[in-house]
RNA sequence: GCGGGUGUAGUAUAAUGGUUAUUACGUUGCCUUGCCAAGGCAAUAAUGGCAGUUCGAUUCUGCUCACCCGCU
Numbered sequence: 001g002c003g004g005g006u007g008u009a010g011u012a013u014a015a016u017g018g019u020u021a022u023u024a025c026g027u028u029g030c031c032u033u034g035c036c037a038a039g040g041c042a043a044u045a046a047u048g049g050c051a052g053u054u055c056g057a058u059u060c061u062g063c064u065c066a067c068c069c070g071c072u
Stems, first nucleotide, its partner, number of pairs: 001071007010025003018055001026044006048064005
């Protein structure tokens, strides 16, 4: 330099164009207990960036950024 893949809460994940973006762990609060742990309830927080297509984009397209793989 060329080609390919991946990017979603703090972490790991689901979502084949449609309403409030899923679940688990985590964190916080409350309940339970004499205390801790365990358990129950609730809350918390996310689509790498820019642009395009569309009535509507996590999803399709282009560029770009980061990481990984291959070729030279």
A computed fold for a 72-nucleotide RNA from a Minisyncoccota bacterium, annotated as transfer RNA. Its Rfam family is "tRNA". Its family is annotated with triplet codon-amino acid adaptor activity in the Gene Ontology.